[in-house]
Molecule: Bacterial RNase P class A
Organism: Leptospiraceae bacterium
RNA sequence: GCAGCAGCCUGGGUUGUCGCGCGGCCUCUAUGAGGAGUGAGGAAAGUCCGGACACCACAGGACGCGUAACCGGGUAACGCCCGGGCAUCUCAAUGCAGAUGACGGAAAGUGCCGCAGAAAAUAUACCGCCUCUCGGGGUAAGGGUGAAAAGGCGAGGUAAGAGCUCACCGCAUAGCUGGCAACAGCAAUGGCAGGGUAAACCCUUGCGGGUGCAAUUCCAAGUAGGCAGUCGCACAGGCUGGUCCGGCCUUGGCUGCGGGUAGGAAGCAAAGAAUCAGUCAGCGAUGAUUGAUCAAGAUAAAUGACAACUCUCGACAGAAUCCGGCUUACAGGGCUGCUGCUUUC
Numbered sequence: 001g002c003a004g005c006a007g008c009c010u011g012g013g014u015u016g017u018c019g020c021g022c023g024g025c026c027u028c029u030a031u032g033a034g035g036a037g038u039g040a041g042g043a044a045a046g047u048c049c050g051g052a053c054a055c056c057a058c059a060g061g062a063c064g065c066g067u068a069a070c071c072g073g074g075u076a077a078c079g080c081c082c083g084g085g086c087a088u089c090u091c092a093a094u095g096c097a098g099a100u101g102a103c104g105g106a107a108a109g110u111g112c113c114g115c116a117g118a119a120a121a122u123a124u125a126c127c128g129c130c131u132c133u134c135g136g137g138g139u140a141a142g143g144g145u146g147a148a149a150a151g152g153c154g155a156g157g158u159a160a161g162a163g164c165u166c167a168c169c170g171c172a173u174a175g176c177u178g179g180c181a182a183c184a185g186c187a188a189u190g191g192c193a194g195g196g197u198a199a200a201c202c203c204u205u206g207c208g209g210g211u212g213c214a215a216u217u218c219c220a221a222g223u224a225g226g227c228a229g230u231c232g233c234a235c236a237g238g239c240u241g242g243u244c245c246g247g248c249c250u251u252g253g254c255u256g257c258g259g260g261u262a263g264g265a266a267g268c269a270a271a272g273a274a275u276c277a278g279u280c281a282g283c284g285a286u287g288a289u290u291g292a293u294c295a296a297g298a299u300a301a302a303u304g305a306c307a308a309c310u311c312u313c314g315a316c317a318g319a320a321u322c323c324g325g326c327u328u329a330c331a332g333g334g335c336u337g338c339u340g341c342u343u344u345c
Base pairs, nucleotide, nucleotide: 001341002340003339004338005337006336007335008334009333010332012310013309014308015307016306017305018304020039021038022037025035026034027033028032041316045327046326048325049324050323051322052321053212054211055210056209065208066207067206068205069204070084071083072082073081074080085103086101087100088099089098090097091095104203105202109201110200111197112196113195126143127142128139129138130137131136132135151169152168154166155165156164170192171190172189173188175186176185177184178183216266217265218264219263226257227256228255229254230253231252236250237249238248239247240246272294274293275292276291277290278289279288280287281286311314
């Protein structure tokens, strides 16, 4: 210098004019006007996970349901993040590399395993091999089937064979060493447990009460309705009654009360799991501490338009209770680290 990979940052700029939202600023002749100020994102998105907050439910225990699932750490919490282990895969780079991970249990129980094949699991015997009294017996080395076939491989051994015996590898058991642990290493013992499937039921362990700001709370219009009191009861109807009077109800006016619709206010807009910088602790995620900073906040719902100059000519996209993650979208530009190649000294 070039290339690749990984991580992080940024996401046109300046000026002017006009327009829109906001409020715990200022002025005025004050339900308003003017001024000054301020006004989207790294994902505001998907609404997938975790919380804050609100209301409802709730002695305690058990069952059930959902969810998580190698180990350690971080965090308010998490299915997130960091560090480590193991397995599988990748290579220009075989490395202290990178990527991926439903990564607890199949020697608790139940189930299932098409076709092929003798047999798919209490093992079995089609061909083959050995053997004899020819119909049996021994055998599982070899062949053949299958995704998978009762440890692998070599030697000994044998009638032929076989962990039958031995070496190495694997496995199991108890042990030692290192590590907080997952796990790794070591040597010993046992000839060797009986295939796969838990993304089948299930078992084990941890966590989880439900619903979401349309939560929830407050104020509260009406020639809406309810209740109580009171006045009226002219006309009309009903009840009481054999009939009349009387009384009561329906209907009307006024007063009061509480609920509550429209609507308004709070929640909710400035202070917190906040942001930035420094220092310290830590491999790191992150934590502690010091200092500084801090006004988007609507409810038909604002954040725009135009002009000029300029550059590398501008992607994906727009808040709606608020945070932490994850995922998805994204033109261009910049920084850092690692690796490889090349050149020069």